The prediction has a mean pLDDT of 89.
This is a predicted structure of a 350-nucleotide part of an RNA (small-subunit ribosomal RNA, central domain) from an uncultured Opitutia bacterium.
RNAcentral holds the full RNA, with entries from SILVA.

Context: one part of a larger RNA
RNA sequence: CUGGGCGUAAAGGGAGCGCAGGCGGACUAGUGUGUCAGGCGUGAAAUCCCGGGGCUCAACCCCGGGGCUGCGCCCGAAACUACUAGUCUAGAGACUUGGAGAGGUAAGCGGAAUUCUUGGUGGAGCAGUGAAAUGCGUAGAUAUCAAGAGGAACACCAACGGCGAAGGCAGCUUACUGGACAAGAUCUGACGCUCAGGCUCGAAAGCGUGGGGAGCAAAAGGGAUUAGAUACCCCUGUAGUCCACGCUGUAAACGGUGCGCAUUAGGUCUUGGAGCUUUCGAACGCUCCAGGGCUCAAGCUAACGCAUUAAAUGCGCCGCCUGAGGACUACGGCCGCAAGGCUAAAACUC
Repeated sequence: CUGGGCGUAAAGGGAGCGCAGGCGGACUAGUGUGUCAGGCGUGAAAUCCCGGGGCUCAACCCCGGGGCUGCGCCCGAAACUACUAGUCUAGAGACUUGGAGAGGUAAGCGGAAUUCUUGGUGGAGCAGUGAAAUGCGUAGAUAUCAAGAGGAACACCAACGGCGAAGGCAGCUUACUGGACAAGAUCUGACGCUCAGGCUCGAAAGCGUGGGGAGCAAAAGGGAUUAGAUACCCCUGUAGUCCACGCUGUAAACGGUGCGCAUUAGGUCUUGGAGCUUUCGAACGCUCCAGGGCUCAAGCUAACGCAUUAAAUGCGCCGCCUGAGGACUACGGCCGCAAGGCUAAAACUC
């Protein structure tokens, strides 16, 4: 001396559920697993350390002592740990009442707008750009009115707002359904926390089968720009975007911050709830709980910043990092219809 770390330097798994495992509240009694004390045995020799000696010294060798941190047995201790038995309610859960919410699934309905079709009016332009052109239009466009078709998305409300584990969720109504929260304190009585494997969910794009197709729009075609223009701009436009079922399993899946519990000054705004005060009733005000923000104390940090929603102070468990490139790669394995995904090197270079 017996690691240090993970917001931005390398590093938090995309998210949840959860078996094994790890860790685990209060009290009483017992046992004596770990733990601790004493004793006995063993721990060969050499090696090691200390003292002394022999080769001229040293290496080397010899003698004496220590040590060999271990294991077994005997007798004890009982605070902690473990186990057994019993008890408890502060953790966790159940229950009752209540309100909030774009939480999820399915069905139905609505209006605005775009496009298209038909008809009326009308008669030369429209569209587009930096400017143009391609394009559309006397076979009557654009504009305007009426009727109809169809698909997709839901202005205002709308918020620095809400809900969800994450991805994500927004017109309205109904049905079914998940979770959270507040108040009460009736019940259970540690039933808990975390979680390698595993299982499930998982934006967009993509894939399969079948539908659908208004607008938008990779690819593609054309017009411009330019030295060129496989672009940016313009006119078209197919997959796709939409639906059902199945697959894919990735992301700047980000708070670039794993989950749980506890502790540690405030101020201010806001969402949901409860209580108090007040009032005719409310509103305002005060207190508490749960969530969302801003700002700041201590503390932390390389700094930026974080700061009761911690990146502070501790505990438990999981994941991950270990110079840059090679390399989100090769090979192998597993998965996938494929695209590819997951796991994951080395040579070599600096």